A computed fold for an 82-nucleotide RNA from uncultured Thiogranum sp., annotated as c-di-GMP-I riboswitch aptamer. Its Rfam family is "c-di-GMP-I riboswitch aptamer". Rfam describes the family as follows. GEMM was predicted in a large-scale screen for bacterial structured RNA regulatory elements. Gene Ontology term of the family: cyclic-di-GMP binding. The model forms 95% of the base pairs in the Rfam consensus. Its mean pLDDT, the model's own confidence on a scale to 100, is 80. The sequence was found by an Rfam model in a public genome assembly.
RNA sequence: AGCGUAUAACGCCACCCUCGUCGUGAGACGGGCUCGGAAAGCCCGGGGUCUUUGUGAAUACGAAGAUAGCCAGGUUGCCGCU
Numbered sequence: 001a002g003c004g005u006a007u008a009a010c011g012c013c014a015c016c017c018u019c020g021u022c023g024u025g026a027g028a029c030g031g032g033c034u035c036g037g038a039a040a041g042c043c044c045g046g047g048g049u050c051u052u053u054g055u056g057a058a059u060a061c062g063a064a065g066a067u068a069g070c071c072a073g074g075u076u077g078c079c080g081c082u
Stems, first nucleotide, its partner, number of pairs: 001082004012037002017032006035069001041075003046071002048067008
């Protein structure tokens, strides 16, 4: 550097639900729990979905947000082999 994720190893994260807090909201943060994940580490630059809002006849258009555990992409990393 490339490839791979094995009945691996050391570990990591934490769906849903629940309690508390924040938010108009989607949802986020912290505790418990652990469905799953080979990047379920990080990045909102591309798309999707969702929320709020404006115009409005609207199935359309715009703006601001949420989602990285929606997809694609970028980047870093454990182990093994070459």